[in-house]
RNA sequence: GUUCGGGAGAGAACGUCUGCCACGUUGGGCAGAGGUCGCCGAAGGGGCAAACCAGGAACUUCCUGGUGAAUCUCUCAGGCAAAAGGACCGGAC
Numbered sequence: 001g002u003u004c005g006g007g008a009g010a011g012a013a014c015g016u017c018u019g020c021c022a023c024g025u026u027g028g029g030c031a032g033a034g035g036u037c038g039c040c041g042a043a044g045g046g047g048c049a050a051a052c053c054a055g056g057a058a059c060u061u062c063c064u065g066g067u068g069a070a071u072c073u074c075u076c077a078g079g080c081a082a083a084a085g086g087a088c089c090g091g092a093c
Stems, first nucleotide, its partner, number of pairs: 001093006011037001013036002016033006038080003044076001045074003051067007
């Protein structure tokens, strides 16, 4: 890397518009688009500790810059019934 298996969290939220179906009326169902808040972190992405390196200074200390991890953190992206996806783990090749 390929393949098979396991794999969490959070509203099947509310309103509007369009198309279709059904319908005596009130009202219903499906699909798509877009708006409003409320949430989740395990595709991806951003940020940081120690430590190391360099430079400077008022020099056995301090300051500045760089490198620097994640399941931590942010929530851009993504997600919040099922399906799909899914960090990570296991089997085989």
This is a predicted structure of a 93-nucleotide RNA (Glycine riboswitch aptamer) from a marine sediment metagenome. Of the family's consensus pairs, 89% are formed in the model. RNAcentral holds the sequence, with entries from MGnify.